[in-house]
Context: one part of a larger RNA
RNA sequence: UGCAUGAGGUGGAUGCCUUGGCGAUUACAGGCGAUGAAGGACGUAGUAGCUUGCGAUAAGCCUCGGGGAGCCGGCAAACAGGCUUUGAUCCGUGGAUGUCCGAAUGGGGAAACCCGGCCCGCAAGGGUCACCGGCACCUGAAUACAAUAGGGUGUCAGGAGCGAACCUGCUGAACUGAAACAUCUAAGUAGGCAGAGGAACAGAAAUCAACCGAGAUUCCGAAAGUAGUGGCGAGCGAAAUCGGAACAGCCCAGCUAGGAAAGCGCAUUCGAUUUAACAGAACAGUCUGGAAAGUCUGGCCAUAGCGGGUGAUAGCCCCGUAGGUGAAAGGCCGGAUGCGCGGAUAGCGAUGAGUAGGACGGGACACGUGGAAUCCUGUCUGAACAUGGGGGGACCAUCCUCCAAGGCUAAAUACUCGUAAUCGACCGAUAGUGAACCAGUACCGUGAGGGAAAGGCGAAAAGAACCCCGGGAGGGGAGUGAAAUAGAUCCUGAAACCGCAUGCAU
Numbered sequence: 001u002g003c004a005u006g007a008g009g010u011g012g013a014u015g016c017c018u019u020g021g022c023g024a025u026u027a028c029a030g031g032c033g034a035u036g037a038a039g040g041a042c043g044u045a046g047u048a049g050c051u052u053g054c055g056a057u058a059a060g061c062c063u064c065g066g067g068g069a070g071c072c073g074g075c076a077a078a079c080a081g082g083c084u085u086u087g088a089u090c091c092g093u094g095g096a097u098g099u100c101c102g103a104a105u106g107g108g109g110a111a112a113c114c115c116g117g118c119c120c121g122c123a124a125g126g127g128u129c130a131c132c133g134g135c136a137c138c139u140g141a142a143u144a145c146a147a148u149a150g151g152g153u154g155u156c157a158g159g160a161g162c163g164a165a166c167c168u169g170c171u172g173a174a175c176u177g178a179a180a181c182a183u184c185u186a187a188g189u190a191g192g193c194a195g196a197g198g199a200a201c202a203g204a205a206a207u208c209a210a211c212c213g214a215g216a217u218u219c220c221g222a223a224a225g226u227a228g229u230g231g232c233g234a235g236c237g238a239a240a241u242c243g244g245a246a247c248a249g250c251c252c253a254g255c256u257a258g259g260a261a262a263g264c265g266c267a268u269u270c271g272a273u274u275u276a277a278c279a280g281a282a283c284a285g286u287c288u289g290g291a292a293a294g295u296c297u298g299g300c301c302a303u304a305g306c307g308g309g310u311g312a313u314a315g316c317c318c319c320g321u322a323g324g325u326g327a328a329a330g331g332c333c334g335g336a337u338g339c340g341c342g343g344a345u346a347g348c349g350a351u352g353a354g355u356a357g358g359a360c361g362g363g364a365c366a367c368g369u370g371g372a373a374u375c376c377u378g379u380c381u382g383a384a385c386a387u388g389g390g391g392g393g394a395c396c397a398u399c400c401u402c403c404a405a406g407g408c409u410a411a412a413u414a415c416u417c418g419u420a421a422u423c424g425a426c427c428g429a430u431a432g433u434g435a436a437c438c439a440g441u442a443c444c445g446u447g448a449g450g451g452a453a454a455g456g457c458g459a460a461a462a463g464a465a466c467c468c469c470g471g472g473a474g475g476g477g478a479g480u481g482a483a484a485u486a487g488a489u490c491c492u493g494a495a496a497c498c499g500c501a502u503g504c505a506u
Stems, first nucleotide, its partner, number of pairs: 001505006008498002015491001016456002020427002022424007029416002031162002039101003042055003046079002049075003061095002064092003070083003106115003116129005131159002133156007166197001167195005177184001181231001207214002218245005228236002249408003252352001254348004263341009273331003277325002283298003287294001299316002301305001307319003357381008367393001388403005443450002463490001466477004
């Protein structure tokens, strides 16, 4: 030095585990905010820090319910001091307090800070003061009595800001594809802006159809990758009609008569549901073992043998589960009654003009200007008035059908930041969320932004008193424990790698 064997070191794979994730289903909820939100800063406990809670009344105050013996949140013990059957801690309803910043709103500002006016008050302190809009009142020009603009005062839980997706409108790319590229495509997508709701949009035919007829809208399946469109390339791509889901119709542009319905709001009351909970059946012995829930023997309950825990695998030990019971107060839904708003009903009328249409330029329609109807409109024009008008894919006639230029409308449909319950031929710590652990943290970056690693002693700390070596670290005894090669970066403990011992070879 090599090979082999042995017992180790190092290392943290593997197995097992799960507090965390992922994906669904059902029900609920679908908003919060000037009565100051979302999100924060700073404080706050007898004792430093972090976290949770809370706000100078500061891990809390009051009230009404529940509950029934311990409690003063967690990391996390300890000490000190308290509370509690005169019912604490804890759980739920309602209320009070709620510093400073933040739409942030008295003015300013480099967020959590600085500086003011007015009113009340001896003081400490308290209140109020932004902008826009609606309504009422007082004023009031250019311009003549007036009117309007403007100004002022009062008043309004009016607006603002935030929020995951879904929705509507406005705006609106490029990469890409066309095997290059310009029309085209990607795509009215991504992005931006505005606005709304629990859904939104649409919606009761100036619609389709085809000489038969249908009868608002929306969504799904078919029609159909059809008819078409298309540098007729790449591609794009209907409708009628049929089958389903769900169904609902109305009002104004007006006069007369008429006090009447639906609906809405408030109050009372009743019921259902929800926000705490209550009670809830039935087992013993034996053996092994550190421990019985395992073995064996004999029982019992079951509208409960879902699930979890307990020193190994428990229907009958514990928490629960099935089936029942339950609310002072608040929420939500429904019914009834009362009050208010509410012109129901009948008759006679009326029938939306710079509109429809046209020209030019664009856009939308599956349809790229095409034979291009239909819809929207920037510019210029411009009818008729039911004896009328629109449409039926250039256009004309006939025929059929409908009545624009005002408005409202539930359901079927879309989504899930969230609450509750349940489930999984989903993951099991290099997986599953980036994050099972104090993670959007540490750290990086001027910034926008990027972004980790890191779980496991044991049933129970019983976490090793005491002695010895040592400055300590660490170790040897002793002790605990079933086990300490379970000794605290501690379950299992692979491999690489490292020495040690023994044998053989050189």
Molecule: large-subunit ribosomal RNA, domain I
Organism: soil metagenome